The RNA shown here (SAM riboswitch aptamer (S box leader)) has 108 nucleotides and comes from an Acidimicrobiia bacterium. The sequence was found by an Rfam model in a public genome assembly. The coordinates come from a structure-prediction model, not an experiment, and the mean pLDDT is 83.

């Protein structure tokens, strides 16, 4: 680590050991977490089911398991920012989209 796809408001830790100050991606603005030790690493636990695997099918869609191979386990992806819409005297609020981004898949 291009290009496609699919997903992103569920769900799972007050565990253990190290470590020492920033962390929720990024930039800006709110909000939170944090020396009672976060945030990361490594162990154990746990979730969910993308893929392998099994059933069904002409295929798909559909169901199953949880053994492998990834993810995950504060806060909707923590909310907003950029477009439309709608409602409100303002403040600002709701819904759609996209942008970036994550994770699997996929192949270069």
């Nucleotide at each position: 680590g291009a290009a496609g796809c699919a997903u992103c408001g569920a769900g799972a830790g007050c565990g253990g050991c190290u470590c020492g100050a920033g962390g929720g991606a990024u930039c800006u603005g709110g909000c939170c977490c944090g020396a009672u030790g976060a945030c990361a690493g490594c162990c154990c636990g746990g979730c969910a089911a993308c893929c392998u695997c099994c059933c069904c099918c002409a295929g798909a869609c559909g169901g199953g398991c949880a053994a492998g191979g990834u993810g995950c386990c504060a806060c909707c992806g923590c909310c907003a920012g950029c477009c439309g819409g709608c409602c409100a005297u303002c403040a600002g609020g709701c819904c759609g989209g996209g942008a970036c981004g994550a994770u699997g898949c996929g192949g270069g």